Predicted 3D model of a 74-nucleotide RNA (transfer RNA) from Sphingobacterium shayense.
Rfam family: tRNA. About the family: Transfer RNA (tRNA) molecules are approximately 80 nucleotides in length. Rfam classes the family as a transfer RNA.
It was read from a public genome assembly.
Its mean pLDDT, the model's own confidence on a scale to 100, is 82.
This record gives sequence, C1' cells and structure tokens, in this order.
RNA sequence: GCGCUCAUAGCUUAACUGGAUAGAGCACCUGACUACGAAUCAGGAGGUUAGGGGUUCGACUCCCUUUGAGCGCA
Repeated sequence: GCGCUCAUAGCUUAACUGGAUAGAGCACCUGACUACGAAUCAGGAGGUUAGGGGUUCGACUCCCUUUGAGCGCA
C1' cells in the first nucleotide's frame, strides 16, 4: 500500500430481513438484612450506538467518507 472484519453504558455484550421508549450481566449509588462488613434481596443512575454526511415515512442495522483496533497478502 491492498483486501476482510470490527467499533453500542466504566467493562463484557444483546438487538431478528430497516419498524416498540436501544436491553442484559458485572461494576457503581441508595435502601433492607447484619454488631460491622461480605453475600443475598429490592430499587436507582448511567448511551451523541466511534466522528461526519447520505438514502428512507422510519437507521445500531443500508450507502459514502474520516478515525481507531484486529487479521491476511505484498
């Protein structure tokens, strides 16, 4: 340099052929329990779906481009 794959919450990730208010686990916060913690239980907060543009009534999903990561070829 060329090709392929990937980027969603602090971390790991789900999301069907483009159609519900983008969900879950861990972690975090609050409460219950406890002498205090841990564990357990209940509740809560946390998302520009990597950035920009386009297509569409409608985009995490399709197209273009930029950035970053991984793999292969040279």